[in-house]
């Protein structure tokens, strides 16, 4: 420098155009002599940036950033 994949919660990840979910983490509560385990509950997300497209974008499109791989 081409290419090609990926970016969604603290970590891992689902979500193929119509209300953003899930497992572990974290918080409060039950249970337990007490802790863990368990079992209910919450909180927690500007969906990497900006701009197009649609009546509507996490998704489609373009350009940047960041990462993985390939190729020269």
């Nucleotide at each position: 420098g081409c290419c090609u994949c990926c970016g969604u919660a603290g970590c891992u990840u689902a979500g193929u155009g119509g209300u953003g979910g899930a497992g572990c983490g974290c918080g409060a509560g039950a249970c337990u002599g007490u802790u863990a385990a368990u079992c209910u509950u919450g909180a927690g997300g500007u969906c990497g940036g900006c701009g197009g497209u649609u009546c509507g974008a996490g998704c489609c499109c373009g350009c940047c950033c960041g990462g993985a791989g390939g190729c020269g």

The RNA shown here (transfer RNA) has 72 nucleotides and comes from a Candidatus Woesearchaeota archaeon. Model confidence (mean pLDDT): 84 of 100. It matches the Rfam family "tRNA". Rfam classes the family as a transfer RNA. The RNAcentral record of the sequence draws on ENA.